[in-house]
RNA sequence: CUCAUCCAGAGCAGUGGAGGGACCGGCCCAAUGAAACUGCGGCAACCAUCGCGAACGCGGAACGGUGCCAAUUCCUAUAGGCAAGACCUAGAAGAUGAG
Numbered sequence: 001c002u003c004a005u006c007c008a009g010a011g012c013a014g015u016g017g018a019g020g021g022a023c024c025g026g027c028c029c030a031a032u033g034a035a036a037c038u039g040c041g042g043c044a045a046c047c048a049u050c051g052c053g054a055a056c057g058c059g060g061a062a063c064g065g066u067g068c069c070a071a072u073u074c075c076u077a078u079a080g081g082c083a084a085g086a087c088c089u090a091g092a093a094g095a096u097g098a099g
């Protein structure tokens, strides 16, 4: 840079000791213990794998490579709309995977 997905799902313990939710403004989480690290567990099914299929694709399984386990990517920034709201639609930005 390109493509796909992002309203579902899944947490305990030990160490640690004040921050964290990317960024703006909010709103939240946190001494009933934040970040980070470790162990164990779990979720999901992108790659890989198996079956069907001409292909697009559909389905299975969950050993392997990633990812993830508060809140829709927590809401939001730009544009449009309305019934005027943490509203709807599109986008931007971001995250994850594959190339």
Stems, first nucleotide, its partner, number of pairs: 001099006011040005019029003025075002041069003046065002049060004073093001078090004